The RNA shown here (transfer RNA) has 73 nucleotides and comes from Candidatus Beckwithbacteria bacterium GW2011_GWC1_49_16.

[in-house]
RNA sequence: AGGCGCGUAGCUUAGUUGGUAAAGCACUUGUCUCCAAAACAAGCGAGCGCAGGUUCGACCCCUGCCGCGCCUG
Numbered sequence: 001a002g003g004c005g006c007g008u009a010g011c012u013u014a015g016u017u018g019g020u021a022a023a024g025c026a027c028u029u030g031u032c033u034c035c036a037a038a039a040c041a042a043g044c045g046a047g048c049g050c051a052g053g054u055u056c057g058a059c060c061c062c063u064g065c066c067g068c069g070c071c072u073g
Base pairs, nucleotide, nucleotide: 001072002071003070004069005068006067007066010025011024012023013022019056027043028042029041030040031039049065050064051063052062053061
């Protein structure tokens, strides 16, 4: 320098053909317990790496850039 893949909640991931983002763990509260843990119940949380474009509508499509990984020279 070129090619490919990835970037979504504190963490790990899902979201597959565009229709308004989900789960587990973690955290908070309650029940239970002498207390705690466990269990159970409820709650909390991200607008999706950044910036543009297309569209009535974008995590999803297009372009550029940034970061990480792999490959080629």
Overview
Lineage of the source: Bacteria > Bacteria candidate phyla > Candidatus Beckwithiibacteriota. Its Rfam family is "tRNA". Rfam classes the family as a transfer RNA. Rfam describes the family as follows. Transfer RNA (tRNA) molecules are approximately 80 nucleotides in length. Its family is annotated with triplet codon-amino acid adaptor activity in the Gene Ontology.